The RNA shown here (transfer RNA) has 74 nucleotides and comes from a Candidatus Acidiferrales bacterium.
The source organism's lineage runs through Bacteria, Pseudomonadati, Acidobacteriota, Terriglobia and Candidatus Acidiferrales.
Its mean pLDDT, the model's own confidence on a scale to 100, is 82.
The sequence is in RNAcentral, with records from ENA and MGnify.
Its Rfam family is "tRNA". It is annotated as a transfer RNA.
[in-house]
Order: sequence, then C1' cells, then structure tokens
RNA sequence: GCGCCCGUAGCUCAAAAGGAUAGAGCAGGGGACUCCUAAGCCCAAGGUUGCCAGUUCGAUUCUGGCCGGGCGCA
Repeated sequence: GCGCCCGUAGCUCAAAAGGAUAGAGCAGGGGACUCCUAAGCCCAAGGUUGCCAGUUCGAUUCUGGCCGGGCGCA
C1' cells in the first nucleotide's frame, strides 16, 4: 500500500432482509434479610450506538469519507 472483519452502558455481548421506548449479564449505587458480613432476593440509575455527511417518512441497521483495532497479502 491492497483486501476482509469489527467499533453499541465502566466491562463482555445482544438487537439487523430499516419501524414505534436500544436490551441482557457482570461491575458500581440503594433497599430488605442477618447479631455482623458474604451469597441469594428486590429496586433504580447508567447509551450523542466511534466521528462527519448522504439516502429515507423513519438509520444501531443501507451508502460514502475519516479515525481506531484485528487478520491476511505484498
């Protein structure tokens, strides 16, 4: 340099032939329980879906560019 794949919550991942409010687990916070703690239980919070544009009534999803990561070829 070229090709392919990936980027979503603090972490690991879902959600996609475009559709109504983006979810789960873990971690962290609160509660209840307990003499106290842990485990288990209950509750709430946490997201500009990497960035910028485009298409569309509507984009996490499609298109282009850029940034970052991985793999392959040179």